RNA sequence: GGAGUCGGCCAGACAGUCGCCGCUCGCUGCGUCGCUUGCGACGCGGUGGGGGGAGGAAAGUCCGGGCUCCAUAGGGCAGGGUGCCAGGUAACGCCUGGGCGGCGUAAGCCGACGGCUAGUGCAGCAGAGAGUAGACCGCCUACGUCUCCUUCGGGAGGCCGGUAAGGGUGAAAGGGUGCGGUAAGAGCGCACCGCGCGCCUGGUAACAGUGCGUGGCAAGGUAAACCCCACCUGGAGCAAGACCAAAUAGGAACCCAUUGGCGUGGCCCGCGCUGGGUUCGGGUAGGUCGCUUGAGGGGCGCGGCGACGCGUCCACUAGAUGAAUGGCUGUCCACGACAGAACCCGGCUUACCGGCUGACUCCCUCC
Numbered sequence: 001g002g003a004g005u006c007g008g009c010c011a012g013a014c015a016g017u018c019g020c021c022g023c024u025c026g027c028u029g030c031g032u033c034g035c036u037u038g039c040g041a042c043g044c045g046g047u048g049g050g051g052g053g054a055g056g057a058a059a060g061u062c063c064g065g066g067c068u069c070c071a072u073a074g075g076g077c078a079g080g081g082u083g084c085c086a087g088g089u090a091a092c093g094c095c096u097g098g099g100c101g102g103c104g105u106a107a108g109c110c111g112a113c114g115g116c117u118a119g120u121g122c123a124g125c126a127g128a129g130a131g132u133a134g135a136c137c138g139c140c141u142a143c144g145u146c147u148c149c150u151u152c153g154g155g156a157g158g159c160c161g162g163u164a165a166g167g168g169u170g171a172a173a174g175g176g177u178g179c180g181g182u183a184a185g186a187g188c189g190c191a192c193c194g195c196g197c198g199c200c201u202g203g204u205a206a207c208a209g210u211g212c213g214u215g216g217c218a219a220g221g222u223a224a225a226c227c228c229c230a231c232c233u234g235g236a237g238c239a240a241g242a243c244c245a246a247a248u249a250g251g252a253a254c255c256c257a258u259u260g261g262c263g264u265g266g267c268c269c270g271c272g273c274u275g276g277g278u279u280c281g282g283g284u285a286g287g288u289c290g291c292u293u294g295a296g297g298g299g300c301g302c303g304g305c306g307a308c309g310c311g312u313c314c315a316c317u318a319g320a321u322g323a324a325u326g327g328c329u330g331u332c333c334a335c336g337a338c339a340g341a342a343c344c345c346g347g348c349u350u351a352c353c354g355g356c357u358g359a360c361u362c363c364c365u366c367c
Stems, first nucleotide, its partner, number of pairs: 001363010012332007020053002023050013055338001059349002062347005067237004079233005084098005099113001100111004114228002119226002121222002136167002138163003144159006175193006194217001195215005200209003241289004251280006260274005297314007333336001
């Protein structure tokens, strides 16, 4: 100097002006309540000042929890989920470290990574055969049998067969190399490598081993196929839920009236219809709370490889409910991406113009 890997941070800046949503401090109008009778509290307004006001993903709502209500003795089945080992955490399908496998020269990255020597099932094309496998080509003719030739030693061909070493098909065809063996072949035998099992050693474990022994070596793939094994798992969600509480209608209790009211009728009787008041409770409109101080953030120290934990100090930083966080002007530059909170938190995933910065790897050059 070039190429690359893994993190961290920022997300146009400044000024003016006009608004919007909370908070707070004054002044002030009205209403209610209290008394100490001119003050205080609360509520609804007006006005002036101060201060705050979206994100790294606020998103998708895919996991996990807090919180709330309902259900619930305990255990099991069903259903759902997770799936190498150890740790972290409130918890997780997340994170950290490790193991194994794959990719990369490397830094590093990726992996649903338990079990198809329990069972059942599934598989396009090609191919002879796709599974307790398979003779298309090839190889063989020792054994059995037939035909022909013969120099009588045998030879050629057919049938019945043998053969998974070679070719060919395929993503995949019964471990690999070599020697022996054989008619040709074959773990058929042997050596080495590989594999399974047992032991030993190291490791908490997954697992590993130029270790020891043993078995010729059950013979493909697929469990995000049913299934088996181990572990986890109640439901609904802030429109959760709690409180205050009109008008109207209906309900309950008590008291009063039944000599009342309305209709019919000229009037009375009669007949028909109908009560009044007080208190209470439930619910609706509406309002208040839940609501943002939190398993949170930042600095420092300590422990730990790390995720993280412990201690200490510091700051308080949106809280709406038709739902605010914006408009305009000016200056500057590197010309501004994805995108907008709605109970909260931890993750994952997805979207994204660019800029700054740390650590590390490889290559080239120079000293």